[in-house]
Notes
This is a predicted structure of a 406-nucleotide RNA (Bacterial RNase P class A) from Aurantiacibacter sediminis. Its Rfam family is "Bacterial RNase P class A". It is annotated as a ribozyme. Its mean pLDDT, the model's own confidence on a scale to 100, is 78. The model forms 92% of the base pairs in the Rfam consensus. Taxonomically the source falls in Aurantiacibacter (Bacteria, Pseudomonadota, Sphingomonadales, Erythrobacteraceae). The sequence is in RNAcentral, with records from ENA.
Parts: sequence; structure tokens; C1' cells
RNA sequence: CCGGGGAGCCGGGCAGCCGCGAGCCUUUGGUUCGAGGAAAGUCCGGGCUCCGCGAAACAAGGGUGGCGGGUAACGCCCGCCGUGGGAAACCACAGGGAAAGUGCCACAGAGAGUAUACCGCCGAUGGUUUCGGACCUAGUCCGGGGCACAGGCAAGGGUGAAAGGGUGCGGUAAAAGCGCACCGGGGGGCCGGUAACGGUCUCCGUCAUGGCAAACCCCACCCGGAGCAAGACCGCAUAGGGGUCUCGCGCCACUUGCUGGCAGGAGCGUUUCGCUCCGAGAGACCCGGGUUGGUUGCUGGAGCGCGUGGAGCAAUCCACCGCCUAGAUGAAUGGCUGCCCCUGCAGCGCUGGUCCUUCGGAUACCGGUUGCAGGACAGAACCCGGCUUACAGGCUCCCCGGCACU
Repeated sequence: CCGGGGAGCCGGGCAGCCGCGAGCCUUUGGUUCGAGGAAAGUCCGGGCUCCGCGAAACAAGGGUGGCGGGUAACGCCCGCCGUGGGAAACCACAGGGAAAGUGCCACAGAGAGUAUACCGCCGAUGGUUUCGGACCUAGUCCGGGGCACAGGCAAGGGUGAAAGGGUGCGGUAAAAGCGCACCGGGGGGCCGGUAACGGUCUCCGUCAUGGCAAACCCCACCCGGAGCAAGACCGCAUAGGGGUCUCGCGCCACUUGCUGGCAGGAGCGUUUCGCUCCGAGAGACCCGGGUUGGUUGCUGGAGCGCGUGGAGCAAUCCACCGCCUAGAUGAAUGGCUGCCCCUGCAGCGCUGGUCCUUCGGAUACCGGUUGCAGGACAGAACCCGGCUUACAGGCUCCCCGGCACU
């Protein structure tokens, strides 16, 4: 200097005039503050509010899925392990189980899971045919060749996303874990590590049973519901409305009562225990009417700090110091002007840099200057921690690789 990878920050600034919302005050005004890194998506987790009577077990439904740590919690973050990609930095992973069961693998292909022979290889042995030789006569025996029928093979080729471990050597008629070596796979011992897992040694060739669970399913762990249009208060107004159905209306005591107790009923998907209510009432559904105004919830927080120190590889945690930074409600933060900043295009050789050197010239590049144009994604609405998506342009740091110089 170039290419690649990872992380962080900014994303407009200043001034003037006019105009907005909230707080405070000394109130015809003054002063302070006033949209985001994603405010977006509404995908997760909570705070908070209300409802469900509480506890436990089970069921149904849903969520997560290597190990360890962080956190209020999470499906998030950090570190590590494994697998895959990459030369590397680094990136990705819906990462438990296929021998509990069910299901699927289209088409192609011979055959796709107790699977298989299309092309092909062999044809030793049996068969068939031919030549030569020998012997005891047509027959038999020995040897050579042809065929590829019987038979053998799944190594080679083809089909396919995938063909029943892979490579090599031996062996065979040709072949095959058939045998051996190594790799892969499975079991066991030892060592390292908190663990996932790794290393090493040893055994197994029944090492027959592929892949898919982001298929149903099994296993482990976790989970009430609804949501600020939650909810609370004030005010106003109406119809203390009408109808239908289900279950039940029992017993004892006395002081005869709006009394006490029991059976029974209701409150949860089921059951056990407890509690509350009813004990004569409990519950379900349909039709209709009124209100739609105001205040609050509503911003001091699991808060912020490119602060300091400590622990930790890190996420993060602890201590100290400092700070208070929107609360609108048809919905505020805007408009105009000037300058600066960044980017692009065009013009000008311009005191510069650079190049040539006839001392004058050139202008691709850096810088300067003039003009024009542009300045990303995008706007709180109860709040917070995450994830995902969008983003013109600019700056900084670290890592990997290449080239050159010293």
C1' cells in the first nucleotide's frame, strides 16, 4: 500500500427572528428541559394493574433443547465443546433420542430397508462343441481351443439427493471384511477437564438394521389468564327494565331468631386437603336502555455516566463519586434567513504540492477557489431488558493474508 474479517462511534453544527408542549418562578413576562439507534416489527422476557380462593399431584395445551456461567427473567448475552464452510482471521448451527412405536424417501433405476442384477465380469466345476494324443473296437482317459447354457459375483459401469462402510495389499475362475494394514464405527479401561468432550490403550468383522424427528412421537427442563383501550376516582344520565332455562328448597337444637349446627350445593380440566359463600338460594342465555366528560395511572427508574477503583478470559457484578434528561391526548419540538460541515458534478493553472526543464511549460492526482445540486433509515404515547428488520455518507480501533522497503 492492497484485499479479507470483526467491533465501536457520528449521522448534522452555530447564530438570529417568529411560533409550540411541560416544569418552576419574582407571572403583560422570565428561565430550564423537550423523539431514536432503531422510537419500526409486536417476535420473546419482565415490572405494574385486574381477574382466577389457596396448596399439592396428574391431565390437556404451549415453549426450550451440547456444557458451564451471566441476568429480575428470556427463546437473550458471554465463554467453551462438537459438526460444517473458509488458506486464515472468522462465520453458521431448529446441536437430546432412529434398537419404544408409526410414517415418508417422488421421478429415475434391477433394486430405496428382513432392498437388488440393467450393462457387465467369470464360467475353475457341470453342460455343449472342436482339435491332437494314448489305450482294449464304435467307447474311455489326458491335454489345448471355442460357446456362454447351468451356475457364480456385486469388485467395475449406469440410474439417483442417497445404493448397505472407505482406501490399499493379498486371495479368487471372477469376487466379497473373505483375510490383513490404516481410517471410520461400536464396547471397555486409564488420564485430562466442573462439564459438554478430548487423548491414549485394548477388544469387536453379527461392524446385518441407510437417511429424515424444521415428520408424528419419546426423553429432560420450564410455563395461570388478560392487558394502560389494564385499572382507580369524580361527575352526568338512565330502565332498581323485560324474557327463557337448569339444579335445589331437607334435618336437628333451643333462648322461636336477620339464631346455632348438620346433610347438601357453589367456587378449578380431574383428584386430595384446607378456606370462603349459601344452607334457600346458586347459575346460564337472550332482548333492550344510559354513559362515551374530567382527573389519575404518566414518569426517580432492575435509571444514566465514552466517570474512578476492584473481581472475572468475558458477559457481568461490587464500592465510591456525579447527574435528573419529553409526558402529549386528534396528539407538542416547527417555519424563514445566514454561515460552517460532509458528498457528488462542472469550471478556473491558482502564491502551493507533483511532473518536465528549451526557464518556460503541463494539470491525470493532492490541495485551493467559484458555481450548482444533494445530505440516509426514519417520529415517543405505561415503562424496561433483548431479538429481528431498515440505513446516503463519514471516522476510529483490532485481527488474517499478500506485496514492497528498512